Model confidence (mean pLDDT): 85 of 100. A computed fold for a 251-nucleotide part of an RNA from an activated sludge metagenome, annotated as large-subunit ribosomal RNA, domain VI. RNAcentral holds the full RNA, with entries from SILVA.
Context: one part of a larger RNA
RNA sequence: CGUAGGAAGUUUGAGGGGACCCGACCUUAGUACGAGAGGACCGGGUUGGACAAACCGCUGGUGUACCUGCUGUGGCGCCUAGCUGCACCGCAGGGUAGCUACGUUUGGUCGAGAGAAGUGCUGAAAGCAUCUAAGUACGAAACUCACCCCAAGAUGAGACUUCCAUUGAGGGCCCUUGUAGACCACAAGGUCGAUAGGCUGCAGGUGUAAAGAUGGUAACAUCCGCGCCAAGCAGUACUAAUAGCCCAAUA
Numbered sequence: 001c002g003u004a005g006g007a008a009g010u011u012u013g014a015g016g017g018g019a020c021c022c023g024a025c026c027u028u029a030g031u032a033c034g035a036g037a038g039g040a041c042c043g044g045g046u047u048g049g050a051c052a053a054a055c056c057g058c059u060g061g062u063g064u065a066c067c068u069g070c071u072g073u074g075g076c077g078c079c080u081a082g083c084u085g086c087a088c089c090g091c092a093g094g095g096u097a098g099c100u101a102c103g104u105u106u107g108g109u110c111g112a113g114a115g116a117a118g119u120g121c122u123g124a125a126a127g128c129a130u131c132u133a134a135g136u137a138c139g140a141a142a143c144u145c146a147c148c149c150c151a152a153g154a155u156g157a158g159a160c161u162u163c164c165a166u167u168g169a170g171g172g173c174c175c176u177u178g179u180a181g182a183c184c185a186c187a188a189g190g191u192c193g194a195u196a197g198g199c200u201g202c203a204g205g206u207g208u209a210a211a212g213a214u215g216g217u218a219a220c221a222u223c224c225g226c227g228c229c230a231a232g233c234a235g236u237a238c239u240a241a242u243a244g245c246c247c248a249a250u251a
Stems, first nucleotide, its partner, number of pairs: 001153001005164007015150004021049007033038001051107005059101004066094005071087006111145003118138004170247004174190005195240003198236005204229003212223004
């Protein structure tokens, strides 16, 4: 821009894409078959491999400053305290959210149609025979459906519901943001408010803060799951989303 008024939502599916895998064991059954040796079809059940998708409750990884310990050297400091800069995140031990696999869950099924090679039935041409000429039945991981995803610019531009008619439906600017993200877009909100921050509580992480007291020659231990804490989950208008402006529709 189009889809001949303008919108908001819900959809149909022309068409396109993805997937389609392969074992083992038990049973049927030591049955059918076979002199024996051996040893099934069909059917039922269990369990794997590789692959794919989704997810983070579990097991782990990461988690550049969340907690703790330690060294050197500076700074603040009255310090044998404490805090802090730098040293690859200084080193080391852990680790929330998020992202993840080595983790978890799920998937390939069943079935239908048409049919390849092939197997037939009936059956003439050709009194026989013949699966084929008319007719008709089966038949493979391949094909068309079925399963999952996209999809009306499908210009063949579809359908349904509701709203609006300048007394303005709806959208945008702007702002707070993230389940989104390079920007844009998308999504959640903007006081008729929990959108973000703060605060409070909880979960979770670290592991007994500092001070003081007691014990010990001392290192240290105890009083003490304390103190601190990022992204998590709730609650709470304390702070910021104020005020406002713009676009906007035949008959």